Context: one part of a larger RNA
Formats: sequence, structure tokens, C1' cells
RNA sequence: CCGUAGCAAAGGAACUCGGCAAAAUCACCCCGUAACUUCGGGAGAAGGGGUGCCUCGAGUCGUUGAAGUUCCUCGCGAAUGGAGGCGAAAGAGGCCGCAGUGAAAUGGCCCUGGCGACUGUUUACCAAAAACACAGGACUAUGCUAAGUCGCAAGACGAUGUAUAUGGUCUGACACCUGCCCGGUGCUGGGAUGUUAAGAGGAGAGGUCAGCCUUCGGGCGAAGCUUUGAAUCGAAGCACCAGUAAACGGCGGCCGUAACUAUAACGGUCCUAAGGUAGCGAAAUUCCUUGUCGGGUAAGUUCCGACCUGCACGAAUGGUGUAACGACUUGGGCGCUGUCUCUGCCACGGACUCG
Repeated sequence: CCGUAGCAAAGGAACUCGGCAAAAUCACCCCGUAACUUCGGGAGAAGGGGUGCCUCGAGUCGUUGAAGUUCCUCGCGAAUGGAGGCGAAAGAGGCCGCAGUGAAAUGGCCCUGGCGACUGUUUACCAAAAACACAGGACUAUGCUAAGUCGCAAGACGAUGUAUAUGGUCUGACACCUGCCCGGUGCUGGGAUGUUAAGAGGAGAGGUCAGCCUUCGGGCGAAGCUUUGAAUCGAAGCACCAGUAAACGGCGGCCGUAACUAUAACGGUCCUAAGGUAGCGAAAUUCCUUGUCGGGUAAGUUCCGACCUGCACGAAUGGUGUAACGACUUGGGCGCUGUCUCUGCCACGGACUCG
């Protein structure tokens, strides 16, 4: 010096990103216990007092319960019975030590905001959380050979279920609520018109050649075979018309105006599918920003309460609250301490020396 334990004057978080670590608290009995609350809780809230041994209380209260007796459905039954065993407390008096849960084991507490209701689950081996799940809510699909899923199929699951059921998606207890927009995208419905495939259809055109004509160069060319092929008919879809936002999503700008000033209930104008309602707001969201004011501190970029100028909150990608809960997270306080001022000593094991 390192590891693991122990002790420490005075101070007591001045340490540090942060009380990390350590210290402290701790059992049982008694007293006592706030806001808030979903009336369950909060709560072991907080905060106090007691605890050993001896005598009396007292072999008492209590507890266990044998023999015997009675009844009977005759049993490992019921009732009665109290022997014997175990054996307190309140209270009163006394004794000892520094110390009586004499060792060990055995909650630190309070205030406050955020997030998530809760118990649960998770990155086996750097993340336990505010992430996932959750009960509850909603939308949607599905009428049974269900939808959906696995499989080429047979078949199986769904389910030996049947819409109070099953699948999918979103939200996430509870309370109060959940505004406007269907123009875009999606989904659902509609089917007149337009577009539209295979197919149907076959107008017309070409090739070939019996034949015919010929100036012998060639020309025309039926049937058949063959290569093509216009009009017309032709589904869903798309176009089109509606509906639908707890579907994906979206939710404005400029100018003026009140008898101080300032501000603008009010007016004008442009655009939009509609221009953000309630509630909340410098927020897990605020750039400017350590915004401004108040509180807490001697001093506070954090924190709490307000304000609203929301760069860029906002209503099931849920909004706002919320008792209880949390190895979550923010700030503050009491207690306590070697975290620190500032180190020292001690024990054991290493390191080191010798073998």
C1' cells in the first nucleotide's frame, strides 16, 4: 500500500452528480397517532413509556384432562366428572450492574412533485423501468363446415365452444370527460353511366390452287385448308355516388378598433375538409431561458406554487385529476454518522523480507 472487519476528540453532509457507502432505527407489551381517502386505508404513521432477578399475589386465574358414573344407534360415540400434569398477569415490596429484547437475529422517519392505478412481467450474462401485462373501456370481424390459424393435402386448433361466444386492433383501475373536420388515404355500402380481361363474335384482309383469260411476260381466282381480324356483347376493379375518425389522420393568416396608456369583448378581409373545444401549460413537452413573480436557503441553472408570450400540450397514438401501491424518479427536512474538515489507531489476510 491492498482486501475484510473494529474504534475515534470537536464538528455533523461542509463530501459528492447524488447521503453512494456507512452509521442510525429494530423484538415484544402499553399509551398515542395528522392531512388525505375509493371509508378498506393512510398506520408499525409520527411521537412517547416499559422489559432483569427475588418475595407476595398464587400452585390462584387459565389450560390440559385420568379413573369413575350415566345414556346409547354399542362406537375410535355422547354427557357428566374432576384426580393428576403444565402454569400466568395486573398490582405491592425488595436486590444488583455503566448497561436487563444485557449476545445474535430483528423497520430509520417525515414533507413534496413527476410517471405508472394496483399484485405481477422483462433485455439468462451491462438496462427491472415511466417499458410489457393487467381488470375495465371501445371499435371491428364471425350465424357454425363460424371468422381466424397451421398444413400441398388429409386433417387439426378455434371448440366437444355458439354472439353474455371466439378472433383482430386500440386504450388501460376509478372519477369527470372525450369537442370540430369525411377534402386526402383506408374501410363499408351503392350500382345508373364511363373504362376494362379471358371469352363470345365474325365485317373485312392475306396465303394456297381447281378453273378461266392471256400480248405467253403474266393476270383474275370458287370451294377447301390456312394466317389474321373490325363492329358488337362481356365481371370484379377503377372512375363515380354516399356513409364512416375510440379508422390512418388533420384541427389557419393578415389588418383595424374602447375617453391616460396598454389590451382588444368588437369589426374587416383572405384561405380551408375543418380551423384546437373542455382541461392542462417554461411541462418526462419551452428554443429564446437561469422567462417573470412568490416560497424555501445567508446564498437555489434544480425544486414547489403561480402567470401564459404553448419555438413545437390537448382529449382512448386518450385529456385532466386521483386514495393506495413502487428495489422507479425530483426537491426539502429530522435523526444519524470517518462521506467530509483530516486523518489516526487497531485486528486478521495479502503485498514485502528470509527459508
Large-subunit ribosomal RNA, domain IV from an Acidimicrobiia bacterium, 355 nucleotides, folded computationally.